[in-house]
Order: sequence, then C1' cells, then structure tokens
RNA sequence: GCACUCGUAGCUCAGUUGGAAGAGCAUCGGCCUUCUAAGCCGACGGUCAGAGGUUCGAGUCCUCUCGGGUGUACCA
Repeated sequence: GCACUCGUAGCUCAGUUGGAAGAGCAUCGGCCUUCUAAGCCGACGGUCAGAGGUUCGAGUCCUCUCGGGUGUACCA
C1' cells in the first nucleotide's frame, strides 16, 4: 500500500427483515444488617466514531474520513 473486520451508556456487550435504543457490571439513593460485605428495590447515564447520501422511516443500507484488530504484498 491492498483486503477483511470492529467502533452502541464509565466498562463488557446485545440489538432479528430498516419500524419507539437495551442488558450486566460500575456510580448514586433507599431497604435489609449491630456494623461492613452480600442480597433486594429504584435512579442516573447514549451526537449509536465523524460527515454526507438513500428512504415515509437508518444503530442497521451506500460513499468518504478517523481510530482499533487480523491477513497479505513491497522494502533497491
């Protein structure tokens, strides 16, 4: 350089055929407990990497860019 793949909450990840963005953990509050831990309940938390396009409608499809990973070519 080329090809493939991944990017969704603070972290790890789901998201089916394009049709109302979710879970676990963490954090915060409450309950429980003599106290702590554990457990239970609730809350908070998202420009879905960025830009553009297609569509009535995009996390999902297309193009470009950025970043991670894998493979491969070249290296006089």

This is a predicted structure of a 76-nucleotide RNA (transfer RNA) from a Planctomycetota bacterium.
Rfam family: tRNA. It is annotated as a transfer RNA.
The prediction has a mean pLDDT of 80.